[in-house]
Molecule: SAM riboswitch aptamer (S box leader)
Organism: soil metagenome
């Protein structure tokens, strides 16, 4: 910089108190075991490989490099519409190339 971010997918072992990015507010998870580490399993399909296709911002298959496996990126914060709820966008962040 570009693309995606309401889909999907967890058990065991070690350990032992926090965690949900940061700040603030809320809400939630957590000794029926947080975070972290390890093992195995799984999800997805960005890159990659193969096949098809004139080609594509295309389709199918695989799973080597990443990523991920509570809650929409947990929600809000700024702007616009609507003013009960809500919708769209932005910022910030995450992941990939």
């Nucleotide at each position: 910089u570009u693309a995606u971010c309401u889909c999907g997918a967890g058990u065991g072992g070690c350990u032992g108190a926090g965690g949900g990015a940061a700040c603030a507010g809320g809400c939630c998870c957590u000794g029926u075991g947080a975070a972290g580490c390890c093992a195995c399993a799984g999800c997805a399909a960005c890159c990659u490989g193969g096949c098809g296709g004139c080609a594509a911002g295309c389709g199918c298959c695989a799973a080597g490099g990443u990523g991920c496996u509570a809650a929409c990126u947990c929600c809000u914060g700024c702007c616009c519409g609507a003013u009960a709820c809500c919708g769209g966008g932005g910022a910030a962040g995450a992941u990939a190339a």